[in-house]
RNA sequence: GAAGCUGGUUGGACAGUCGCCGGUUACGCAAGUAAUGGGAGGAAGGUCCGGGCUCCACAGAGCAGGGUAGCGGCUAACGACCGCCCGCUGAAACGGUGUGAGGGCGAGAAGCCACACGCCUAUAAGGCGAGGACUAGGGCCACAGAGACGAGCGUAUUUAGUUACGGUGAAACGCGGCAACCUCUACCCGGAGCAAUACCAAAUAGGCACACGCCGCUAGCGGGCAACCGCUGGCGAGAAGGCGGCUCGUUGGAGUGUGCGGGUAGGUAGCUUGAGCCGUGCAGCAAUGUACGGCCUAGAGGAAUGACUGUCACGAGAAGCGGGAAACCGCAUCACGAACAGAACCCGGCCUAUAGACCGGCUUCAUCA
Numbered sequence: 001g002a003a004g005c006u007g008g009u010u011g012g013a014c015a016g017u018c019g020c021c022g023g024u025u026a027c028g029c030a031a032g033u034a035a036u037g038g039g040a041g042g043a044a045g046g047u048c049c050g051g052g053c054u055c056c057a058c059a060g061a062g063c064a065g066g067g068u069a070g071c072g073g074c075u076a077a078c079g080a081c082c083g084c085c086c087g088c089u090g091a092a093a094c095g096g097u098g099u100g101a102g103g104g105c106g107a108g109a110a111g112c113c114a115c116a117c118g119c120c121u122a123u124a125a126g127g128c129g130a131g132g133a134c135u136a137g138g139g140c141c142a143c144a145g146a147g148a149c150g151a152g153c154g155u156a157u158u159u160a161g162u163u164a165c166g167g168u169g170a171a172a173c174g175c176g177g178c179a180a181c182c183u184c185u186a187c188c189c190g191g192a193g194c195a196a197u198a199c200c201a202a203a204u205a206g207g208c209a210c211a212c213g214c215c216g217c218u219a220g221c222g223g224g225c226a227a228c229c230g231c232u233g234g235c236g237a238g239a240a241g242g243c244g245g246c247u248c249g250u251u252g253g254a255g256u257g258u259g260c261g262g263g264u265a266g267g268u269a270g271c272u273u274g275a276g277c278c279g280u281g282c283a284g285c286a287a288u289g290u291a292c293g294g295c296c297u298a299g300a301g302g303a304a305u306g307a308c309u310g311u312c313a314c315g316a317g318a319a320g321c322g323g324g325a326a327a328c329c330g331c332a333u334c335a336c337g338a339a340c341a342g343a344a345c346c347c348g349g350c351c352u353a354u355a356g357a358c359c360g361g362c363u364u365c366a367u368c369a
Stems, first nucleotide, its partner, number of pairs: 001365010012312007020039002023036005041340001045351002048349005053193004065189005070084004085131001086129004095120006103113003132184002137182002139178003149174001153166004197269004207260006215236009241251003276295008314337002317334002320331004
């Protein structure tokens, strides 16, 4: 330098103006006002795997069901991650080979060399592996083939189903292959989820208890064997409540008042100090662990974290100037562009999306010193 792989970082900066959601402080009866400080991600996403936490269930053991599967490590745990083994794969580089009245050397169509194209073999870095068991049992084995799992069949041969061979096919005359078919073995797994769960608790309706009230006389009609009941009237009596607080008055016409308990709306906690983050050292190949120092970094409760303007940085573009043989480079100007996405109890992974920018590492080959 070429080719092939692979890991990581970042994901605009600053200022001004106007807003949004929480915290603290002051003022205010309150509504609120003022000051001050904080306010998304590498995936916050999908909810695929594993934990914390909460409630429910649970003597112990087993069955069913689900999951994992080389060996070892790491961890709170895992199917994640790390190391190693085995198998497969893996290049325009290596090797082999075929073709090329072509190129070079050569007397030559021999031979050698180079090159182009094709095929094959073994590999590097890297990638992939659903990598326990088929001598427990069942099941399956496409196409081809006479025959596909259990022995038969054909040819030759032999005392003898005795021996040998048999085109196809991954597997064929046998102790075959497949567990990404059932199954077996070993190990692991209780269920539901922050709308978990706990506490406080209104109005209205309903429940329970207690207190006061729901009345008396009479006429007609209807029902009934009767006691009596119902309806429509008349006369009288009438509690609570209403008429702005009290008395009177008036109205009113059968319920009213008090207490208890459960639930709902609503409120509070759970809620962010945590298997936390950053730096350095140590142990380890690594994942990871550990010691010391520093830091506090959204906490809403259907969802705030934004918008505009200016300057700078970045990208590609236009015309201009300068340099250069050119490719191109530099300078200032103009308008333009800038991803995926977005917390909702919290962590560890995996997967998926992502404009642009940046920094490495490994292997093979070539060249130079």

Description:
This is a predicted structure of a 369-nucleotide RNA (Bacterial RNase P class A) from a Betaproteobacteria bacterium. It matches the Rfam family "Bacterial RNase P class A". Rfam describes the family as follows. Ribonuclease P (RNase P) is a ubiquitous endoribonuclease, found in archaea, bacteria and eukarya as well as chloroplasts and mitochondria.